RNAcentral holds the sequence, with entries from ENA and MGnify. The RNA shown here (transfer RNA) has 73 nucleotides and comes from a Micromonosporaceae bacterium. The coordinates come from a structure-prediction model, not an experiment, and the mean pLDDT is 83. Rfam family: tRNA. The family's RNA type in Rfam is transfer RNA. Taxonomically the source falls in Micromonosporaceae (Bacteria, Bacillati, Actinomycetota, Actinomycetes). RNAcentral records the identical sequence in 2 taxa.
RNA sequence: GCCCUCGUAGCUCAGUGGAGAGAGCGCUGGAAUCCGAGUCCAGAGGCCGGCGGUUCGAGUCCGCCCGGGGGUA
Numbered sequence: 001g002c003c004c005u006c007g008u009a010g011c012u013c014a015g016u017g018g019a020g021a022g023a024g025c026g027c028u029g030g031a032a033u034c035c036g037a038g039u040c041c042a043g044a045g046g047c048c049g050g051c052g053g054u055u056c057g058a059g060u061c062c063g064c065c066c067g068g069g070g071g072u073a
Stems, first nucleotide, its partner, number of pairs: 001072007010025004018056001027043005049065005
C1' cells in the first nucleotide's frame, strides 16, 4: 500500500430500512434492615466516530475520511 472486520449509554454489547434507540453491569433516589451487603421498586444518562450520498424514511445501504483489531508482500 491492498483486503477483511469493528466503532451505538461510564463499561460490555444487542438492534440487517419504518412506533418515542434497548439490555446487563455501574450510577442516583426509595423500600427493607439495629447498621451494612445482597434483594426489590423507580429514575438519570447516548440525536448511534466525522462529512457527504441513496430513500418518503438510515444506527441499519453506498462513498470518502478518522480511530481500534486482524490478514497479505